[in-house]
RNA sequence: GGUAGAUGUAGCUUAAUGGUAAAGCAUCAGAUUGUGGUUCUGAAGUAUGCUGGUUCAAAUCCAGUCAUCUACCU
Numbered sequence: 001g002g003u004a005g006a007u008g009u010a011g012c013u014u015a016a017u018g019g020u021a022a023a024g025c026a027u028c029a030g031a032u033u034g035u036g037g038u039u040c041u042g043a044a045g046u047a048u049g050c051u052g053g054u055u056c057a058a059a060u061c062c063a064g065u066c067a068u069c070u071a072c073c074u
Base pairs, nucleotide, nucleotide: 001073002072003071004070005069006068007067008066011025012024013023014022019056027043028042029041030040031039049065050064051063052062053061
């Protein structure tokens, strides 16, 4: 360099049968505490790698493309 495959969702780790994108940790506020931590309650989430296509409707299906990883070939 070529071919094939896998992965890509919030700060992190993970869900989601083609039908309003969800949870845990973290963050913020409050309660509790002499303080902190623990615990409890609540709140906020500019998140589906990118560009198109199919569809009434796409994280999901299709095409292309980018990044990372793996195997093989040269």
Transfer RNA from Flavobacteriales endosymbiont of Rhyzopertha dominica, 74 nucleotides, folded computationally. The RNAcentral record of the sequence draws on ENA. Rfam family: tRNA. By type it is a transfer RNA.